[in-house]
RNA sequence: GUCGGUAGCUCAGCGGCAGAGCGGUUGCCUGUUAAGCAAUUACGCACGGGUUCGAGUCCCGUCCGUC
Numbered sequence: 001g002u003c004g005g006u007a008g009c010u011c012a013g014c015g016g017c018a019g020a021g022c023g024g025u026u027g028c029c030u031g032u033u034a035a036g037c038a039a040u041u042a043c044g045c046a047c048g049g050g051u052u053c054g055a056g057u058c059c060c061g062u063c064c065g066u067c
Stems, first nucleotide, its partner, number of pairs: 001067001003065003008022004016053001023041006046062005
């Protein structure tokens, strides 16, 4: 210098309600497990400032990671 930091994990997210998949929990089904089906779960935007009516998103700085 570059790219990145958003849920337990992997990742989305034109400045206007923060999401998906996986996972977790409960139930159904099954002789049992797994699979399948249904419902449900999330307290999460690295930190500090700034701009704006409004910031995960734009700007500045810091920290951490990648090359």
Transfer RNA from a marine eukaryotic metagenome, 67 nucleotides, folded computationally.
Its Rfam family is "tRNA". By type it is a transfer RNA.